[in-house]
Context: one part of a larger RNA
Molecule: small-subunit ribosomal RNA, 3' major domain
Organism: Candidatus Woesebacteria bacterium
RNA sequence: UGACGGGGAGGCGCACAACCAGUGGAGCGUGUGGUUUAAUUCGAGACGAAACGAAAGACCUUACCUGGGUUUGACAUCCUAGACAGUUAGCGCCCGGAAACGGGUGGCGAACCGUUAAGUCGGUAUCUAGGAAAGCUGCUGCAUGGCUGUCGUCAGCUCUAGGCGUGAGCUGUAGGCUUAAGUGCCUCAUAGAGCGCAACCCCUACCUGCUGUUAAAUUUUUUCAGCGGGAACUGCUUCGACCAUCCGUCGGAGAGGAAGGAGGGGACGACGUCAAGUCAGCACGGCGCUUAUGUCCAGGGCCACACACACACUACAAUGGACCAGACAACGGGUUGCAAGCGGGUAACCGUAAGCUAAUCUCUUAAACUGGUCCUCAGUUGGGAUUGAGGGCUGCAACUCGCCCUCAUGAACCCGGAAUUGGUAGUAAUCGCGGAUCAGCAUGCCGCGGUGAAUACGUUCUCGCCUCUUGUACA
Numbered sequence: 001u002g003a004c005g006g007g008g009a010g011g012c013g014c015a016c017a018a019c020c021a022g023u024g025g026a027g028c029g030u031g032u033g034g035u036u037u038a039a040u041u042c043g044a045g046a047c048g049a050a051a052c053g054a055a056a057g058a059c060c061u062u063a064c065c066u067g068g069g070u071u072u073g074a075c076a077u078c079c080u081a082g083a084c085a086g087u088u089a090g091c092g093c094c095c096g097g098a099a100a101c102g103g104g105u106g107g108c109g110a111a112c113c114g115u116u117a118a119g120u121c122g123g124u125a126u127c128u129a130g131g132a133a134a135g136c137u138g139c140u141g142c143a144u145g146g147c148u149g150u151c152g153u154c155a156g157c158u159c160u161a162g163g164c165g166u167g168a169g170c171u172g173u174a175g176g177c178u179u180a181a182g183u184g185c186c187u188c189a190u191a192g193a194g195c196g197c198a199a200c201c202c203c204u205a206c207c208u209g210c211u212g213u214u215a216a217a218u219u220u221u222u223u224c225a226g227c228g229g230g231a232a233c234u235g236c237u238u239c240g241a242c243c244a245u246c247c248g249u250c251g252g253a254g255a256g257g258a259a260g261g262a263g264g265g266g267a268c269g270a271c272g273u274c275a276a277g278u279c280a281g282c283a284c285g286g287c288g289c290u291u292a293u294g295u296c297c298a299g300g301g302c303c304a305c306a307c308a309c310a311c312a313c314u315a316c317a318a319u320g321g322a323c324c325a326g327a328c329a330a331c332g333g334g335u336u337g338c339a340a341g342c343g344g345g346u347a348a349c350c351g352u353a354a355g356c357u358a359a360u361c362u363c364u365u366a367a368a369c370u371g372g373u374c375c376u377c378a379g380u381u382g383g384g385a386u387u388g389a390g391g392g393c394u395g396c397a398a399c400u401c402g403c404c405c406u407c408a409u410g411a412a413c414c415c416g417g418a419a420u421u422g423g424u425a426g427u428a429a430u431c432g433c434g435g436a437u438c439a440g441c442a443u444g445c446c447g448c449g450g451u452g453a454a455u456a457c458g459u460u461c462u463c464g465c466c467u468c469u470u471g472u473a474c475a
Base pairs, nucleotide, nucleotide: 001475002474003472004471005470007469008468009467010466011465012464013463015459016458019423020422021421022420023419026314027313029311030310031309032308033307034305035304042053043052064300065299066298067297068296069295070294077132078131079130080129081128082127083126090108091107092105093104094103095102096101111124112123113122114121135289136288138287139286140285144283145282146278147277148276149274151272156195157194158193159192160191161190162171163170164169174187175186176185177184201266202265203264204263206230207229208228209227210226211225212224215222216221233260236254237253238252239251240250241249242248316416320375321374322373323372324371325370326369332363333362334361337356338355341352342351343350344349382413387408388407389406390405391404392403393402429451430450431449432448433447434446435445
């Protein structure tokens, strides 16, 4: 100087407390461990791995396994030699084969530049043989770049000059008050500065100007949309704290206001820590393979299942379930696409087809909610797992291994031990909707709106953190 303390002082955070809803028990989905397997490809491992990489494993993907092929190769560049007009590539046909591929056939059959009487000759392209070289999701994240997680959106981390000290170093960055903040004010051997904080950026709440098509309303217009501007600053009143007072800073209440004390949300992550993560996104040093650890193909596997863990979904019901009728969104997507309407089918869906490159057409009837009827506390009209049968869709192909519909079947489950998670407001809880990925497949992810709470005495305790101080046999 740091680090640490079951030392001290002060302060903060859904950290505890208060409250609400959960997880841990059940069934199922997904991930992980383990086990199994020819293979169940690989990585990630306290917080900060485990619906994570993966915004989609039937083939492909695919890296794994089995088997079959191939060796200048699936891909790039170059060199040497050769072939190249009725023929090299390519297309087709035949045979073997699961395909890849191998063999045969001679049917079709190119292109560019120069040159020549002439597809005549030379070269390119292409092919064959050979060589340089390719290739590797092979190893090392403890050789690395880049990117990321984390402490932590915590308030810290430093520098120049000066001063102090033999020096390490200190001061500045300390003290008082204050703040979300090393935020600001005052004081002080310090005077300044940088990276952080805040602000500048985006969305949103209010007003306003302009522009109005495809929006709303039909009539002026604007509730709607796009672009621009304004508005909030403790500005005003009052009370109080610090301060001798002023200044200044801060706190409480009030007015006005759409909004009040950072209005709400986002993006933004200092010096650094963890030899943290990633060589499998990419790049890259070294090492290794090179008739194979490369590459092509078929099939299988990544989907296994005594079990253990993690994250979700659905429930255990009457604040409910079923049926009928009625009402109100927002964000988004759409031309190899979204599809109205009409017809068929119990339905999934099928047929036909208007419109739309979209404020125009369409996905698109939101659901919880409201009204009515039934059920009356039961393993039930709760719950839907599992299984049987029949169908539909996508796709070359749904056996391993997709989703959906109908009928039948109706399991566990009657609120969950120790323990443990999230949330302070348009939040939790609850309800549906959209999108990316995608041929198809969502209980995951990213968004959107609807309904809409309870509680916070307080900082003793648990966890994490900041500042000062103290002790130390630790560095």